[in-house]
Overview
RNAcentral holds the sequence, with entries from MGnify. The RNA shown here (Bacterial RNase P class A) has 343 nucleotides and comes from uncultured Oleispira sp. Rfam family: Bacterial RNase P class A. By type it is a ribozyme.
RNA sequence: GUUAGACAAUCGCUGCGUUAACAUUAAGUUUAACGGGGAGGAAAGUCCGGGCUCCACAGGGCAGGGUGCCAGCUAACGGCUGGGAGGCGUGAGCCUACGACAAGUGCAGCAGAGAGAAGACCGCCGAUGACUCUUUCGAGAGAACAGGUAAGGCUGAAAGGGUGCGGUAAGAGCGCACCGGACCACUGGUAACAGUUGGUUGCAGGGUAAACUCCACCCGGAGCAAGAUCAAAUAGGCUCUCUUAUGGCGUGGCCCACGUUGAGAGCGGGUAGAUCGCUUGAGCCUGCGAGCAAUUUCAGGCCUAGAUGAAUGAUUGUCCACGACAAAACCCGGCUUACUGGC
Numbered sequence: 001g002u003u004a005g006a007c008a009a010u011c012g013c014u015g016c017g018u019u020a021a022c023a024u025u026a027a028g029u030u031u032a033a034c035g036g037g038g039a040g041g042a043a044a045g046u047c048c049g050g051g052c053u054c055c056a057c058a059g060g061g062c063a064g065g066g067u068g069c070c071a072g073c074u075a076a077c078g079g080c081u082g083g084g085a086g087g088c089g090u091g092a093g094c095c096u097a098c099g100a101c102a103a104g105u106g107c108a109g110c111a112g113a114g115a116g117a118a119g120a121c122c123g124c125c126g127a128u129g130a131c132u133c134u135u136u137c138g139a140g141a142g143a144a145c146a147g148g149u150a151a152g153g154c155u156g157a158a159a160g161g162g163u164g165c166g167g168u169a170a171g172a173g174c175g176c177a178c179c180g181g182a183c184c185a186c187u188g189g190u191a192a193c194a195g196u197u198g199g200u201u202g203c204a205g206g207g208u209a210a211a212c213u214c215c216a217c218c219c220g221g222a223g224c225a226a227g228a229u230c231a232a233a234u235a236g237g238c239u240c241u242c243u244u245a246u247g248g249c250g251u252g253g254c255c256c257a258c259g260u261u262g263a264g265a266g267c268g269g270g271u272a273g274a275u276c277g278c279u280u281g282a283g284c285c286u287g288c289g290a291g292c293a294a295u296u297u298c299a300g301g302c303c304u305a306g307a308u309g310a311a312u313g314a315u316u317g318u319c320c321a322c323g324a325c326a327a328a329a330c331c332c333g334g335c336u337u338a339c340u341g342g343c
Stems, first nucleotide, its partner, number of pairs: 001343003005319007013038002016035006040325001044336002047334005052223004064219005069083005084098001085096004099214002104212002106208002121153002123149003128146002131142004161179006180203001181201005186195003227276004237267006247261005283302005289296002320323001
């Protein structure tokens, strides 16, 4: 990477098509027969990304979340491919959240003298100043008080480039050579980056950003119970007509006026219910080509579950390698996790 026990018979379940019967219903609804279809590589976790639907939206910003070497692929991605750098391995090869700690703030157990422009505990020195002794008064010797020193020891995961020579009282990039580093240029590369290249510089100011933070880029919200269409009964709304009715009741002292009171028709909203969304799709297979690859152009062929209390099962026989993990619910691309046996 691939396969997901095989074959046969019988009885079932659920969509689709055809035919027949029944019914004539708001609606092609019900029943039967026949034909044909009927879970997965993960259908799972629901962790990312996209399509689709509705809502919101001039543009920009804040807040919040995410991503983080470079290039490519893709509808898109936190995915994949190729490359760079670093690490591991004798090696084939494997692994990596891999921007910035010199903007600022913070954090760090034990040990240790000292953990950050660090630090004199041991050690070394004691040139210089002071002290003691000697003195031919020029100086010499001593001890280690002040002081100097980061070479060596000690602590630690980590102690401010490494080796050597010079230098010095002893030391030190203090000076020099080589190695290493940083910066600039050049060369190669699309880039990350690289270099037996040239030049400059005594040389980074220890670690930590899956710490706050800074920088760059990305992100509107909710989800198929999204949403759309049709549409009873009952109740309520609006309009019209008829009847009673120049009516009754209410407001009011009275008139006018307004509201309310019966029946029918129509209109629109909307509940139950039904239908759509629903499976033809960034689809699958084969071949030629482009590309290191991911991926993709072109041509030909194919249609491969679509339910809604929710189907895909049971029994028997034969055979074998003796069969795991687990089952759709709008769809697709990934990631992760589970897993038997064979090739």